RNA sequence: CGGUACGGCUCAGGCGAUCGCUGGCCUUUUAAGGCUGGAGGAAAGUCCGAACACCACAGGGCAGGGUGCUCCAUAACGUGGAGUCGCGGCAACGUGAAGGAAAGUGCAACAGAAAGUAUACCGCCCCGCUGUGUUGCGGGGUAAGGGUGAAACGGUGCGGUAAGAGCGCACCAGUUCCCCGGGCGACCGGGGAAGCUAUGUAAACCCCACCCGGUGCAAGACCAAAUAGGGGAGCGUUUGAGGGCGGCCCGUCCGAAGCUCCCGGGUAGGUCGCUAGAGGUACCGGGGCAAUCCGGUAUCCCAGAUGAAUGAUCGCCGUCCGCUGGCGGGGCUGUCCCGUCGGCAGAAACAGAAUUCGGCUUACGAGCCGUACCGGCCA
Numbered sequence: 001c002g003g004u005a006c007g008g009c010u011c012a013g014g015c016g017a018u019c020g021c022u023g024g025c026c027u028u029u030u031a032a033g034g035c036u037g038g039a040g041g042a043a044a045g046u047c048c049g050a051a052c053a054c055c056a057c058a059g060g061g062c063a064g065g066g067u068g069c070u071c072c073a074u075a076a077c078g079u080g081g082a083g084u085c086g087c088g089g090c091a092a093c094g095u096g097a098a099g100g101a102a103a104g105u106g107c108a109a110c111a112g113a114a115a116g117u118a119u120a121c122c123g124c125c126c127c128g129c130u131g132u133g134u135u136g137c138g139g140g141g142u143a144a145g146g147g148u149g150a151a152a153c154g155g156u157g158c159g160g161u162a163a164g165a166g167c168g169c170a171c172c173a174g175u176u177c178c179c180c181g182g183g184c185g186a187c188c189g190g191g192g193a194a195g196c197u198a199u200g201u202a203a204a205c206c207c208c209a210c211c212c213g214g215u216g217c218a219a220g221a222c223c224a225a226a227u228a229g230g231g232g233a234g235c236g237u238u239u240g241a242g243g244g245c246g247g248c249c250c251g252u253c254c255g256a257a258g259c260u261c262c263c264g265g266g267u268a269g270g271u272c273g274c275u276a277g278a279g280g281u282a283c284c285g286g287g288g289c290a291a292u293c294c295g296g297u298a299u300c301c302c303a304g305a306u307g308a309a310u311g312a313u314c315g316c317c318g319u320c321c322g323c324u325g326g327c328g329g330g331g332c333u334g335u336c337c338c339g340u341c342g343g344c345a346g347a348a349a350c351a352g353a354a355u356u357c358g359g360c361u362u363a364c365g366a367g368c369c370g371u372a373c374c375g376g377c378c379a
Stems, first nucleotide, its partner, number of pairs: 001375011013317007021038007040350001044361002047359005052216004064212005069083005084098001085096004099207002104205002106201003121146002123142007154172006173197002175194008220272004230263006238256001242254004279300009319347002322344009
C1' cells in the first nucleotide's frame, strides 16, 4: 500500500420566542395563574427467565412440556463468558438442537439382483447333463472385479483357495476395553490388548440426565350509586296505608293494595396496587482470562397517564451530503486528492411508555475508534 476478519464507543441535534397537552405542588377572585417533572435504544415483537398477586397444593409417582458437549456467571434463564470437539477458511475467524443408533421399534424415494438376520444381475470357480472342446441348460460356491445408488457390511499388500473371503498375517483407519501422564471438566497426549469392523436417520417413536403447578396488574385489595332481585321490622286493606289539588290544617278527587325504614350481595363509578428499584451517575479498592462479582465514598429521584399527555410554528447555531469560489499543501501532472474559510441548495431514520426487572430477537439515521490476519513493496 492492497485485500480481509472481528469488536467497541458516542449522539439520536442545541438554544430562544410564541401557542398548546399532561402529573405534582402553591396561590387565590373557584376560575385561572405561577413553579416544577414529562419516552426509547430499541419504549417494539411478547419469544424466554424472574419479582409481585391470586388460585391450587402432605409426600411420592404417572401423563405432558422444556433443556441437552464442559466449566463458570446469575434471583433465574432456552441468556452471557471462557473453553472442548466436528465442519468451513492459507489465516485472522466463522459456524454447529453437539447426550444415546453397541436397548427396542419404524423409515430409507428413484435406480439397483440386493437397503441391513444382507444380497448372486453380469462376471469368476466347481460339479452334472456329453468321450472331448465350445455353446447352452441345471445345481452349488464366491462380495475379489463390473454395474446401480446419497449410502453396498473397513483399506493396501502378501499368504491362502477350485475361485474367493479378516479365512490367516503385516501395516493403516475405526470401535471397545485396560494402563500412564495433563486438565476442575468436556477432552487431550502416549502405550497396550481384542479380528471386534457394528450403514444412515432420534428438528421419527423412543431411552437417559436435569428442570417445570396454573393464570396474569383486565393479577388482586378497598370504598360504593340509580334501577331490579334477596332478608328483616313496622304500618295498612272500608275503622282506608299512600298519592294529586303550590307549604300546613280542613275539604275534595284518585286509590280495593300496598307503603315506609333497616340489613346484605353484586354492577356502574372511584381509590389503591403504581413506581425508590436485582435503581441511576461519578469515583476508589479488591477477586477473575472474561462474563461478572465483592466492598466503599459522594450524589440523584429521573413519566406514572387510563381513550390515555410528552406536540406544533418561526428564528439562530451545529452535524452530514452535493455543487461551487478563495487560500494553503500534497502529487503518479488526470481541471486528482487533502486541509481551511465562504456561498447556494438539500438531508436527519426506526419508532412511542401502560406493574416492574434481566435477556434475546427484529427495525433503524449519522459519526468515531481499536485489534487481528493474508499478500506485495521499501529499509
Molecule: Bacterial RNase P class A
Organism: Desulfobacterales bacterium